[in-house]
Background: Model confidence (mean pLDDT): 76 of 100. Predicted 3D model of a 347-nucleotide RNA (Bacterial RNase P class A) from an Immundisolibacterales bacterium. It matches the Rfam family "Bacterial RNase P class A". Rfam's curators write: Ribonuclease P (RNase P) is a ubiquitous endoribonuclease, found in archaea, bacteria and eukarya as well as chloroplasts and mitochondria. Its best characterised activity is the generation of mature 5'-ends of tRNAs by cleaving the 5'-leader elements of precursor-tRNAs. The family's RNA type in Rfam is ribozyme.
RNA sequence: GGAGUCGGCCGGGCAGCCGCUGCGUCGCGUUUCGCGGCGCGGAGGAAAGUCCGGGCUCCGCAGGGCAGGGUGCCAGGUAACGCCUGGGGGGCGCGAGCCCACGGAAAGUGCCACAGAAAACAUACCGCCCGACGUGUUCGGGUAAGGGUGAAAAGGUGCGGUAAGAGCGCACCGCGCCGGUGGUAACACCGGUGGCAGGGUAAACCCCACCCGGAGCAAGACCAAAUAGGGGAGCGUUCGGCGUGGCCCGCGCCGCUCCCGGGUAGGUCGCUCGAGGCGUGCGGUGACGCACGUCCCAGAUGAAUGGCUGCCCCCGACAGAACCCGGCUUACAGGCCGGCUCCCGCG
Numbered sequence: 001g002g003a004g005u006c007g008g009c010c011g012g013g014c015a016g017c018c019g020c021u022g023c024g025u026c027g028c029g030u031u032u033c034g035c036g037g038c039g040c041g042g043a044g045g046a047a048a049g050u051c052c053g054g055g056c057u058c059c060g061c062a063g064g065g066c067a068g069g070g071u072g073c074c075a076g077g078u079a080a081c082g083c084c085u086g087g088g089g090g091g092c093g094c095g096a097g098c099c100c101a102c103g104g105a106a107a108g109u110g111c112c113a114c115a116g117a118a119a120a121c122a123u124a125c126c127g128c129c130c131g132a133c134g135u136g137u138u139c140g141g142g143u144a145a146g147g148g149u150g151a152a153a154a155g156g157u158g159c160g161g162u163a164a165g166a167g168c169g170c171a172c173c174g175c176g177c178c179g180g181u182g183g184u185a186a187c188a189c190c191g192g193u194g195g196c197a198g199g200g201u202a203a204a205c206c207c208c209a210c211c212c213g214g215a216g217c218a219a220g221a222c223c224a225a226a227u228a229g230g231g232g233a234g235c236g237u238u239c240g241g242c243g244u245g246g247c248c249c250g251c252g253c254c255g256c257u258c259c260c261g262g263g264u265a266g267g268u269c270g271c272u273c274g275a276g277g278c279g280u281g282c283g284g285u286g287a288c289g290c291a292c293g294u295c296c297c298a299g300a301u302g303a304a305u306g307g308c309u310g311c312c313c314c315c316g317a318c319a320g321a322a323c324c325c326g327g328c329u330u331a332c333a334g335g336c337c338g339g340c341u342c343c344c345g346c347g
Stems, first nucleotide, its partner, number of pairs: 001343010012312007020042010044318001048329002051327005056216004063249004068212005073087005088102001089100004103207002108205002110201003125147002127143006133136001155173006174196001175194008220269004230260006240254004276295008
């Protein structure tokens, strides 16, 4: 100097005028409210997707089971999780780093196109060896080491052996089983033993382990007002009906369900002080936890941030809360800071 990788941050700025909204306070008025003055505040890192997990509200004697669903290495963090951190194993990368839908194929079933002899009760196209004779494009026997096909073909490499071959035997590797050492564990290493159950696939069915009530702020609570407490049908106390996903048992209640028609669709609360932010210290590899201090940082409801002007320049990306929070995923113009890795050159 260049390239890469990981983490953090900003995301137009300044000024003036008019306008919007929450809270506090003061004044006035027709005092559930309205108007005006002053002060403090007013969209995001993703507010997005609605994919997970919760808080909160309501239902249910809130229990048990079946079906169903979710997760899937180990150990931690957390309110919890399918998230995060660390470790193990596998894969990619020279590396820093990144990714993993990562339990089980000796419980069972299914599938592996085409090609190929053959994709599993395996099989012999070419070939190799032996024998027979009628000597050939023949017959019989042995073989799966070599060749071919394929993503994958009776575990791989080498040596010996054999008629030719083959774990047939041996050595090493791989696989199964047993034992030891280290580690909380996943697992790693070492030793012994066996010729060894042909491979893959479970984001195929399945088996195993763990987890799971339901519905949702349009939840729910209160106030006011209005109407037609109307009409019809079904089940109906026994063996019935109803009770917040389905089915069964239990338990509870005594009524329940459907259709037609009519009224209201207004207001208040929920609604923002939180598993909260920031700073410092301590503990921990880390996620994070604890202690102390400090701050209050949107609560709209047909939906609040807008319009105009002037200047600056990085010429402005993705994009607007609607109960709240912890994550994940997706989008993002331009720019700033730091750690680490690799390459080139100079000293």